[in-house]
Context: one part of a larger RNA
RNA sequence: UGUUCGUUAAGGAACUCGGCAAAAAAGCAGGUGUACCUUAGGUAUAUACCUUGACCUUUUUUUGAGAUUAUAUCAAAGAAAAAAGGCCCGCAGCGAAAGACCUCUCCCGACUGUUUACCAAAAACUUAGGUCCGUGCUAAAGCGCAAGCUGAUGUAUACGGGCUGAUGCCUGGCCAGUGUCAGAAGGUUAAACCCCUCGUCGCAAGAUUGGGGGCCAAGCCCUGAUGAACGCCGGCAGUAACUAUAACUGUCCUAUGGUAGCGAAAUUCCUUGUCGCGUAAGUUGCGACCCGCACGAAUGGCAUAACGAGUAGAGGACUGUCUUAACGAACAUUCC
Numbered sequence: 001u002g003u004u005c006g007u008u009a010a011g012g013a014a015c016u017c018g019g020c021a022a023a024a025a026a027g028c029a030g031g032u033g034u035a036c037c038u039u040a041g042g043u044a045u046a047u048a049c050c051u052u053g054a055c056c057u058u059u060u061u062u063u064g065a066g067a068u069u070a071u072a073u074c075a076a077a078g079a080a081a082a083a084a085g086g087c088c089c090g091c092a093g094c095g096a097a098a099g100a101c102c103u104c105u106c107c108c109g110a111c112u113g114u115u116u117a118c119c120a121a122a123a124a125c126u127u128a129g130g131u132c133c134g135u136g137c138u139a140a141a142g143c144g145c146a147a148g149c150u151g152a153u154g155u156a157u158a159c160g161g162g163c164u165g166a167u168g169c170c171u172g173g174c175c176a177g178u179g180u181c182a183g184a185a186g187g188u189u190a191a192a193c194c195c196c197u198c199g200u201c202g203c204a205a206g207a208u209u210g211g212g213g214g215c216c217a218a219g220c221c222c223u224g225a226u227g228a229a230c231g232c233c234g235g236c237a238g239u240a241a242c243u244a245u246a247a248c249u250g251u252c253c254u255a256u257g258g259u260a261g262c263g264a265a266a267u268u269c270c271u272u273g274u275c276g277c278g279u280a281a282g283u284u285g286c287g288a289c290c291c292g293c294a295c296g297a298a299u300g301g302c303a304u305a306a307c308g309a310g311u312a313g314a315g316g317a318c319u320g321u322c323u324u325a326a327c328g329a330a331c332a333u334u335c336c
Base pairs, nucleotide, nucleotide: 001332002331003330004329005328006327007326008325010323011322014321019318029051030050031049032048037042039166053088055086056085057084058083059082060081061080062079063078066074067073068072089093094099101316102315103314104313105312107310108308109307113125114124129164130163131162132161133160134159135158141150142149143148167303168302169301170300172233173232174231177230178229179226180225181224182223183222186221187220188219193214194213195212196211197210199208200207201206234252235251236250237249238248261295262292273289274288275287276286277285
């Protein structure tokens, strides 16, 4: 000097991004008792309070060899449990070890589960539930050159794929674009085929380049449907008996102009928005407001009990985290 530990006056988070780390709690024993909320199951060991040893005595209950009487009683010793009283010791009676700190609020995800072996455990993935699309069995889908196999020794209450993600209340408008599905008309349209024709080659049969016409598939054009398909969901003016604002009116554009709900939000640039609460003091937090730069309804919207080594804020308890450092133990390094 360091590592790992131990103790500390007064204060008690003033430390710090943050109570990180440490400390503390009383320990899934017995008894009392337990809030908000709730999907009535939970929350819950909620929170909180009391007791706990040894010895002695008494009472009660259960059991009990057996006894009596006959089918219900009684009951010794012992065993177990409970209650009451007395007494003894210690600082301390779950006497050691081991063995939850607690509470309030917001966000996200319903939950248990899974994940970046070796920097990420999460709000990511999954999930039950919801919904859409495909599939009638030699199924669709997938693997394979094929044979064949999986699907499945299953059969639409089945199987495959997409999205969403418990539950509750709900899920608005737009089919113009893109996609998908449907459509015996019409337009466009390849090769092949048919017909005509100028040539070329050939003795001929015939072959063939070119030109013209006919016929004609899917597709595309066209006509419609479709959003829990990909997606999208406006602007400018004016207007009310103070002012302000605009239920109202006009106008332009559009396929339609964002409904319910939520909202400075894991989304808000301006922004530490404004008001309130909490603090002596609060860029964080919570509750509101709404001019939402740039929320919004299964790319789900909003609520939500329970759950979480999740994010954020607050309080209690507790402490060397700190004011501010001191002392001690073991070990290590260096020097003597």